[in-house]
């Protein structure tokens, strides 16, 4: 960089230490933040994916699918629906605003190349 799956759940908002000013991807909102955000470390936790185990379906076997278990490994995650919207379409509303649904784009994470 490409492909693919998932993204409305879950986990310290006040766990402790260091740092010291912005941060939540970008734009606009709206939030968090010196009662120290963000970041790093340690501890604790969650369980998304790939490994692990079990059961069921399918099956000659392999492979595939679903459900569950553990957290031992590899990543990941632990404010707010990916915080919301933005690009397009549909519906509701007389209509702008507003609300809901669908599809994209972008983003994040895992796996493969």
């Nucleotide at each position: 960089u490409c492909u693919u799956a998932u993204c409305a759940a879950g986990a310290g908002c006040u766990u402790g230490g260091c740092u010291g000013a912005g941060g939540g991807a970008c734009u606009g909102g709206c939030c968090c933040u010196a009662u120290g955000a963000c970041g790093c470390c340690a501890c604790g936790g969650c369980a998304a994916c790939c490994g692990g185990c079990a059961c069921a379906c399918c099956u000659c076997c392999c492979a595939g699918u679903g459900u569950g278990c553990a957290a031992c490994g590899g990543u990941g995650c632990c404010a707010a629906u990916u915080c919301c919207a933005a690009a397009g379409g549909g519906a509701g509303a007389u209509g702008a605003a507003c609300u809901c649904c669908c599809u994209g784009g972008a983003g994040a994470u895992g796996a493969g190349a």
Predicted 3D model of a 113-nucleotide RNA (SAM riboswitch aptamer (S box leader)) from a soil metagenome. It matches the Rfam family "SAM riboswitch aptamer (S box leader)". From the family's description: The SAM riboswitch is found upstream of a number of genes which code for proteins involved in methionine or cysteine biosynthesis in Gram-positive bacteria. Rfam links the family to the GO term regulation of gene expression. RNAcentral holds the sequence, with entries from MGnify.